[in-house]
Context: one part of a larger RNA
RNA sequence: CUGGGCGUAAAGGGUGCGUAGGUGGUUAUGUUAGUCUCUCGUUAAAACUCUGGGCUCAACCCAGAGAUCGCGAGGGAAACGGCAUAACUAGAGGAUGUGAGAGGUGAUCGGAACUCAUGGUGUAGGGGUGAAAUCCGUUGAUAUCAUGGGGAACACCAAAAGCGAAGGCAGAUCACUGGCGCAUUCCUGACACUGAAGCACGAAAGCGUGGGUAGCGAACGGGAUUAGAUACCCCGGUAGUCCACGCCCUAAACGCUGUCCGCUAGCUAUUAGGAGUAUCGACCCUCUUAGUGGCGAAGCUAACGCAUUAAGCGGACCGCCUGGGUAGUACGAGCGCAAGCUUAAAACUC
Numbered sequence: 001c002u003g004g005g006c007g008u009a010a011a012g013g014g015u016g017c018g019u020a021g022g023u024g025g026u027u028a029u030g031u032u033a034g035u036c037u038c039u040c041g042u043u044a045a046a047a048c049u050c051u052g053g054g055c056u057c058a059a060c061c062c063a064g065a066g067a068u069c070g071c072g073a074g075g076g077a078a079a080c081g082g083c084a085u086a087a088c089u090a091g092a093g094g095a096u097g098u099g100a101g102a103g104g105u106g107a108u109c110g111g112a113a114c115u116c117a118u119g120g121u122g123u124a125g126g127g128g129u130g131a132a133a134u135c136c137g138u139u140g141a142u143a144u145c146a147u148g149g150g151g152a153a154c155a156c157c158a159a160a161a162g163c164g165a166a167g168g169c170a171g172a173u174c175a176c177u178g179g180c181g182c183a184u185u186c187c188u189g190a191c192a193c194u195g196a197a198g199c200a201c202g203a204a205a206g207c208g209u210g211g212g213u214a215g216c217g218a219a220c221g222g223g224a225u226u227a228g229a230u231a232c233c234c235c236g237g238u239a240g241u242c243c244a245c246g247c248c249c250u251a252a253a254c255g256c257u258g259u260c261c262g263c264u265a266g267c268u269a270u271u272a273g274g275a276g277u278a279u280c281g282a283c284c285c286u287c288u289u290a291g292u293g294g295c296g297a298a299g300c301u302a303a304c305g306c307a308u309u310a311a312g313c314g315g316a317c318c319g320c321c322u323g324g325g326u327a328g329u330a331c332g333a334g335c336g337c338a339a340g341c342u343u344a345a346a347a348c349u350c
Base pairs, nucleotide, nucleotide: 004321005320006319007304008303012318014201015200016199017198021194022193023192025088026087027086028085029084030083031082032081034080035077036076037075038074039073040072041071042070048066049065050064051063052062053061054060091191092188093187094186095184096183097182098181099180103177104176105175106174107173108172109171110154114150115149116148117147118146119145120144121143125136126135162169163168206247207246208245209244210243211242215241216240220236221235222234223233258317259316260315261314262313263312266295267294268293269292270291271290272289273288274287275286276285299306300305323350324349325348332343333342334341335340
């Protein structure tokens, strides 16, 4: 290389958009450097295959035929592929109507809790633990009431629920805004799928500048525990957590399962539409479309399990794997303020 694979053994890129490339619906006509076919030339000899012959056989040798799967030239075919033209509507997109939603961004508002300040009542404790102590408190704490300030997060609703490409998204209202479903079959007429590059997004932690800081809380200090205790428990507490702008670009970024399309038993629950039935209306019931769950047939699987949301049966394209360690490291390169990230070996060793 061929071949075999990627849920859990090594292996799906964190996610999307998307250039090149690869692949591509139905019909008709024409054409054709792919494709198929015929003829000719060439493809040295030996070797190879078949037949015949020569050394007593064989190896070996001699003769003839074949083959030499390739290339070139010419003639032909048009199913497939390419190209061109014309047309179509089942893919794709649009229009109209309608529906649900923590989808996104900004602004404003709200109540509970917490904490701080001030004032009132009130007096000796409070707090904390397995038990304690550090700690707070007669300069009046804890408790309780009132007023005011502040920051962060939004109980119940709440769900096996919903939305988003992923990360992720939850108090309420308003403004702006993305996507999706369903119905009608009205329009365009293959406009499609995938996607090396590239671009964008990308939890938490971390970084830069400025702000903010109630609670929590790495580091750090103290009290305990212990043989020790650089911990677990307790009292404090700085970065951080929050906001704006700019970076970082990683993750058990997981469904450990790439995207898209077609095909293949059923049962059940649920979300959002539609149609029917029923009805004053809603519920219920039946069918259907799109999603989300639980079982389960065939089939698949090493097993576990998966099973119309496939890990079944097929197709298109991309990414990735090839014994363990060394190592996701060194070196080089790119990126970054840094931390570091991305790409990525070998010697040696088992």